[in-house]
Molecule: RNase P RNA; transfer RNA
Organism: marine eukaryotic metagenome
RNA sequence: CCGGGCAGUCGCUGGUCUUCGUAAGGAGGCUGGAGGAAAGUCCGGACACUCCAGAGCAGUGUGCCUCCUGAAAGGGAGGGACGGUCAUUCGCGAGGGUGGCCGGACAGAAAGUGCCGCAGAAAACAAACCGCCUUCUCCGGAAGGUAAGGGUGAAAAGGUGGGGUAAGAGCCCACCGCGCCAAGGGUGACCGAGGUGGCAGGGCAAACCUCUCACAGUGCAAGACAGAACAGGGGAAGGGCUGCUCGUCCGUUGGAUCCCCGGGUAUUAGUCGCAGAGAUAAAUGACUGCCGAAGCGUGGACAGGCCACGUGGAACAGAAUCCGGCUUACAGG
RNA sequence: GCGAGAUAGCUCAGGCGGUCAGAGCGUCGGAUUCAUAACCCGGAGGUCGAGAGUUCGAGUCUCUCUCUCGC
Numbered sequence: 001c002c003g004g005g006c007a008g009u010c011g012c013u014g015g016u017c018u019u020c021g022u023a024a025g026g027a028g029g030c031u032g033g034a035g036g037a038a039a040g041u042c043c044g045g046a047c048a049c050u051c052c053a054g055a056g057c058a059g060u061g062u063g064c065c066u067c068c069u070g071a072a073a074g075g076g077a078g079g080g081a082c083g084g085u086c087a088u089u090c091g092c093g094a095g096g097g098u099g100g101c102c103g104g105a106c107a108g109a110a111a112g113u114g115c116c117g118c119a120g121a122a123a124a125c126a127a128a129c130c131g132c133c134u135u136c137u138c139c140g141g142a143a144g145g146u147a148a149g150g151g152u153g154a155a156a157a158g159g160u161g162g163g164g165u166a167a168g169a170g171c172c173c174a175c176c177g178c179g180c181c182a183a184g185g186g187u188g189a190c191c192g193a194g195g196u197g198g199c200a201g202g203g204c205a206a207a208c209c210u211c212u213c214a215c216a217g218u219g220c221a222a223g224a225c226a227g228a229a230c231a232g233g234g235g236a237a238g239g240g241c242u243g244c245u246c247g248u249c250c251g252u253u254g255g256a257u258c259c260c261c262g263g264g265u266a267u268u269a270g271u272c273g274c275a276g277a278g279a280u281a282a283a284u285g286a287c288u289g290c291c292g293a294a295g296c297g298u299g300g301a302c303a304g305g306c307c308a309c310g311u312g313g314a315a316c317a318g319a320a321u322c323c324g325g326c327u328u329a330c331a332g333g
Numbered sequence: 334g335c336g337a338g339a340u341a342g343c344u345c346a347g348g349c350g351g352u353c354a355g356a357g358c359g360u361c362g363g364a365u366u367c368a369u370a371a372c373c374c375g376g377a378g379g380u381c382g383a384g385a386g387u388u389c390g391a392g393u394c395u396c397u398c399u400c401u402c403g404c
Stems, first nucleotide, its partner, number of pairs: 001333002004291007012033009035316001039327002042325005047219004059215003063211001064079006080106001082103009107210002112208002114204003129150002131146006158176006177199001178197004184191002223272003226267001233261003241255003244251001295311006334404006342358004351389001360376004382398005
């Protein structure tokens, strides 16, 4: 990247046309009808409604640099630093240079807070268990010095060599490493001549957090429209009826009725939103024939391998507003 | 279109990562009783839904799947 092909028959579903029928509906023709993931719903948008003076807090996400692509999310290319590994090379050594390949959610641990169990003497403004050294000693040990050596751990406080010392130690020196400053180079991440510091600052931010940039909320059950019956609500007009009252009259009076208004619901699957598939719990299939890749078996010539025949014939999966990504599943090529 | 959860047979704890894998019920054994239950004592039982990653270290943090429940 592809993910069975072609033909026929019988079906399913949307649309449309013709025809029969008063209608319900029937018959026929034409035509559209799943995927690379339609999936998970993990991101981003379109669209719709609600909200919105501005700013801040909270919350969520993002995270080396440059360029390309894109609406965004995302993706791609190149580069940088870091880590791993291989080769080669320089050095007595600690270590370093060059090249290849691989890797990653790669801002900050020098703002602050927190954590680092067990083991170990000590786990972070360093520390004395053994050992080493000095002094004292009642000879059991005690006090002090010491981070070279042992041992523990994932991680132990720069390393190699020398000087030095009671023994030691960046205590001092050379080199290596590291930090800081920095000419200069590069669009930038960054690199870095040179200088400087005895070395301070272990790890963890997929711990809180800080910095950076971004972000209103809800989702097609959004939302728009049509809209009963019955029962509520509001309003108006008073004519008749009736209650308040035993009767009559009056009434800004209660109730029912008549008229109007408004909300909700049912709706024929209500209509639209809504689509060259498409909504209703949801169609897109089955059979037959031919062709068909891999694989397997047999045979032929036989060095590789090729040819013929037979068998074999797929996996994951199934649209529901739409689009772009990511992730996951997947026989075989 | 959203939200929550998965830890022993069942129902549930597990605080900002470490001897932290627990509780109740159930089950098994013992003790008690004439016997059974209850009470008492003791034990077993777990890949913390699965797979990756971060970290010295993951039930816990992050990501991706699976399943269940709710709106």